[in-house]
Context: one part of a larger RNA
RNA sequence: CGUAGGAAACUUGAGGGGAGCUGUUCUUAGUACGAGAGGACCGGAAUGGACAGACCUCCGGUGCACCGGUUGUCGUGCCAACGGCACAGCCGGGUAGCCGCGUCUGGCAGGGAUAAGCGCUGAAUGCAUCUAAGUGCUAAGCCCACCCCAAGACUAGGUUUCCCACUCUUUGAGUCUGAAGGCCCCCGGUAGACUACCGGGUUGAUAGGUCGCAGGUGUAAGCCCCGUGAGGGGUUCAGCCGAGCGAUACUAAUCGGCCGUGCGA
Numbered sequence: 001c002g003u004a005g006g007a008a009a010c011u012u013g014a015g016g017g018g019a020g021c022u023g024u025u026c027u028u029a030g031u032a033c034g035a036g037a038g039g040a041c042c043g044g045a046a047u048g049g050a051c052a053g054a055c056c057u058c059c060g061g062u063g064c065a066c067c068g069g070u071u072g073u074c075g076u077g078c079c080a081a082c083g084g085c086a087c088a089g090c091c092g093g094g095u096a097g098c099c100g101c102g103u104c105u106g107g108c109a110g111g112g113a114u115a116a117g118c119g120c121u122g123a124a125u126g127c128a129u130c131u132a133a134g135u136g137c138u139a140a141g142c143c144c145a146c147c148c149c150a151a152g153a154c155u156a157g158g159u160u161u162c163c164c165a166c167u168c169u170u171u172g173a174g175u176c177u178g179a180a181g182g183c184c185c186c187c188g189g190u191a192g193a194c195u196a197c198c199g200g201g202u203u204g205a206u207a208g209g210u211c212g213c214a215g216g217u218g219u220a221a222g223c224c225c226c227g228u229g230a231g232g233g234g235u236u237c238a239g240c241c242g243a244g245c246g247a248u249a250c251u252a253a254u255c256g257g258c259c260g261u262g263c264g265a
Stems, first nucleotide, its partner, number of pairs: 001152001005163007015149004021049007033038001051106005059100004066093005071086006110144003117137004165175004176262001181259004185201005206252003209248005215241003222235005
C1' cells in the first nucleotide's frame, strides 16, 4: 500500500513444512512342519535402542558475588570486627533461570488409490488365458489421517461484536464534530539483537521497596562461662540472604498529545 467504510476478537484452510525407524522377550506353542535335530507363519502382550519435541517435579550441571571456611598482604589508630587486592585469591555449598546425564510425550491404529505380485469372470483364438471390455486382493512407498505455519490464497475468504451529522447553490462546498479503536509516552515481562509480541499505567499490584513464606548457607556480632593458649560452650535450627510464591500503594507508571471521521456502490 492492497484486501470498495473504519475497528476489535475468533476463525476456515488453498498451499507449504515436519514426523514416518527398529531390536529383544513373553504368549499363541515346543503347536503346525520334521525320522530326529530343530522349529514357525498368523494373532496378542511387554520392554528397550536410536531419533524428535516439550519441560524442570525428581536426579545432576551451571549458577562472576547468595551463605560459609581459609592463606598472604594492605587499610579502617590498636584489640576485636570488617573492607580492598591476589583467576570469583583459593576452597565447600547453592535459590531462580538456563540446561542434560533427568522427566514426560511421539512414531500407532485407520481410510482411499496403486506398484511388483496373486486372482475372478472372459473373449480375440468354440480350448486355454489375470485383460482386450469388466472386476477383487495386496507395500515401510503415494493421497488422507497426526504435529506446525498459513487469506499478499490479488479467487486477498468466513463469523460475531463495536463506531460516527447537519446545512446548502449537492460529481461539490460550508459549519460543526474527532466516534469505535489505535499509537506516542511511561512501569515491566515467562517476549526480545533492534523492532515485534505480551502484561500494566492510580477505577492500578506492572516493576522497585517493605512485610510474610519458601528456599540457600549453617549457628552472626556482642556479652557470659571454660581453657595458660590455639580454641570450645551458651545466648542461637542463629545471623545473613539475587532472581521464587504471596501480601501491601511506601516509590515510579504524572499530566498529556497524536492518528483515526461522519463512506462507497
Source information
This is a predicted structure of a 265-nucleotide part of an RNA (large-subunit ribosomal RNA, domain VI) from a bacterium. The full RNA is in RNAcentral, with records from ENA.